[in-house]
Molecule: RNase P RNA; transfer RNA
Organism: Polyangiaceae bacterium
RNA sequence: UUCGCAGACUAGGCGGUCGCUGAGUUGAAACUCAACUUGGAGGAAAGUCCGGGCUCCGCAGAGUAGAGUGCCGGGUAACACCCGGUGAGGGAAACCUUUAGGAAAGUGCCACAGAAAAUAUACCGCCCGCGCGGGCCAUCUUUGGUCUUUGCGGGUAAGGGUGAAAUGGUGGAGUAAGAGCCCACCGCGCCCGCGGCAACGUGGGUGGCAGGGUAAACCCCACUUGGAGCAAGGCCAUGUAUAGGGACGUUCGAAGGCUUCUCGCCUGAGUUCCAGGGUAGGCCGCUUGAGGUGUCCGGAGACGGGCAUCCCAGAUGAAUGAUCGCCGCGAAGCGAACUGCUUCGACAGAACCCGGCUUAUUGUCUGCGCCAAGA
RNA sequence: GGUGGGGUAGCCAAGUGGUCAGGCAAUGGUUUGCAAAACCAUUAUACGCGAGUUCGAAUCUCGUCCCCACCUCCA
Numbered sequence: 001u002u003c004g005c006a007g008a009c010u011a012g013g014c015g016g017u018c019g020c021u022g023a024g025u026u027g028a029a030a031c032u033c034a035a036c037u038u039g040g041a042g043g044a045a046a047g048u049c050c051g052g053g054c055u056c057c058g059c060a061g062a063g064u065a066g067a068g069u070g071c072c073g074g075g076u077a078a079c080a081c082c083c084g085g086u087g088a089g090g091g092a093a094a095c096c097u098u099u100a101g102g103a104a105a106g107u108g109c110c111a112c113a114g115a116a117a118a119u120a121u122a123c124c125g126c127c128c129g130c131g132c133g134g135g136c137c138a139u140c141u142u143u144g145g146u147c148u149u150u151g152c153g154g155g156u157a158a159g160g161g162u163g164a165a166a167u168g169g170u171g172g173a174g175u176a177a178g179a180g181c182c183c184a185c186c187g188c189g190c191c192c193g194c195g196g197c198a199a200c201g202u203g204g205g206u207g208g209c210a211g212g213g214u215a216a217a218c219c220c221c222a223c224u225u226g227g228a229g230c231a232a233g234g235c236c237a238u239g240u241a242u243a244g245g246g247a248c249g250u251u252c253g254a255a256g257g258c259u260u261c262u263c264g265c266c267u268g269a270g271u272u273c274c275a276g277g278g279u280a281g282g283c284c285g286c287u288u289g290a291g292g293u294g295u296c297c298g299g300a301g302a303c304g305g306g307c308a309u310c311c312c313a314g315a316u317g318a319a320u321g322a323u324c325g326c327c328g329c330g331a332a333g334c335g336a337a338c339u340g341c342u343u344c345g346a347c348a349g350a351a352c353c354c355g356g357c358u359u360a361u362u363g364u365c366u367g368c369g370c371c372a373a374g375a
Numbered sequence: 376g377g378u379g380g381g382g383u384a385g386c387c388a389a390g391u392g393g394u395c396a397g398g399c400a401a402u403g404g405u406u407u408g409c410a411a412a413a414c415c416a417u418u419a420u421a422c423g424c425g426a427g428u429u430c431g432a433a434u435c436u437c438g439u440c441c442c443c444a445c446c447u448c449c450a
Base pairs, nucleotide, nucleotide: 001372003369004368005367006366007365008364009363012327013326014325015324016323017322018321020040021039022038023037024036025035026034027033028032042347046358047357049356050355051354052353053352054229055228056227057226061263062262063261066225067224068223069222070221071085072084073083074082075081086100087098088097089096090095101220102219106218107217108214109213110212123160124159125156126155127154128153129152130151131150133148134147135146136145137144138143168186169185170184171183172182187209188207189206190205191204192203193202194201195200233284234283235282236281244274245273246272247271248270255267256266257265258264277449278448291310292309293308294307295306296305297304298303329345330344331343332342333341334340376446377445378444379443380442381441382440385399386398387397393430401417402416403415404414405413423439424438425437426436427435
């Protein structure tokens, strides 16, 4: 230098001119205008994927359904987030990934192929027995031995073949042939000891190996969970038509609430649909908050605590902009080359507010890994 | 701003783990004087995109892109 891994920071700066918008002061003046001072997008404001604050529903009862989470410990207001660790997997390494409980509660599925896809089974093969036939040898004959084709009955699961997956793996002993049938090692299950808060690790003993996979299939287990969302919700103003039609109902009770349903409890005289009418203005909610910055302390870290200091967008068809000059950074091009000249400047924009995640994206720095090359 | 639903060929559309139905359209042929209709045949183009789970994904999970619908006040 190349390739790669991890982490942190950044999101050009200063000045002039012309504009937009919030607040304050002053003045004119009457709800607007002018002047001055001061504030004015982001690391993701995005996706709306999680979690909370806040608001309303009667502060939400019991059961059930549904939804979510799922190794262990910790952090936090809370989380599916973060930190630290364990196991598994990937990589040559730095390092990375992990929806990581249960398949012996039950059910389902496993296409094609294959004998068989799960209480196993047997296509080829291997072995044994019997029958028939044939060859060879022995024999006077009967018969016997051996080899072999085929059929029947039985044993086997080593080997072949199928598949993503075939009922532990390797080696030996054993056998008619074989097999955890037996033995050694490995793997697995159970028990005990030690270490650890735990997940788990490690050592010893023992079982003789049983029930393959799939739970991002139903399900089981443990834990969590009321619903809706600032178009929540409250106030004022303006204006019209409590007009028309349909359905259900007024204690034999509609409808509504506890937001899936049932029970139970409560309110209870109106509820709802179609078709129309009016207004489509203002204020509050609205920005001081799990807030920012600095420093000290505790902790391995996420984070927590103390002190000091600061106030830092609140728009509503929706402001936060445009342009010029200088400087800086990066990229590309021109130039023999330094100096230099020209051009270009990522993703993107608040809409009640926070904590995360994910995605898009500019530049810089630090640490680390390994190979090759050069000095 | 908030909430919900969807994406399969040029168009419509079925499909809830095992080689993606069907219709319209297109192309070629028969028929006709020429067309339309009818009949016969045919190919190619498809699961929005990227990862993961699984032996196997249109389908299940996560991320992402795009499209559609609904939600304001009064009586």